A computed fold for a 76-nucleotide RNA from Methylomonas sp. DH-1, annotated as c-di-GMP-I-GGC riboswitch aptamer. The coordinates come from a structure-prediction model, not an experiment, and the mean pLDDT is 81. Lineage of the source: Bacteria > Pseudomonadati > Gammaproteobacteria > Methylococcales > Methylomonas.
[in-house]
RNA sequence: GACGGCAAAGCCACACCCGCCGCGAGACGGGGCCGGAAAGCCAUGGGGUCUGUUUCAGACAGCCCGGUUGCCGCUC
Numbered sequence: 001g002a003c004g005g006c007a008a009a010g011c012c013a014c015a016c017c018c019g020c021c022g023c024g025a026g027a028c029g030g031g032g033c034c035g036g037a038a039a040g041c042c043a044u045g046g047g048g049u050c051u052g053u054u055u056c057a058g059a060c061a062g063c064c065c066g067g068u069u070g071c072c073g074c075u076c
Stems, first nucleotide, its partner, number of pairs: 001076002003073003011036002016031004021026001034062001040068003045065003048060005
C1' cells in the first nucleotide's frame, strides 16, 4: 500500500416507538437493530434529493463521487 474484518477487541445505529426542538425538510436524547470498514468529520469541493414565507433561505455526510483523519490483521 492492497485486501479483509462472520479472527479478536471495540465502534456506529435504518425503519419503528417515547421524549423534546423546528412551519417544514429534519435535529437532539433514550430504546431499537435493517445495516455499515470510515454509517468518523467536511453541505464554504461537485452532483443529487428534500423543505419553506422560493431573485432567497434552509435540511440530508445512512444518495453518489471527492477531500481529510482513523481501529484491528484470521490475509497478500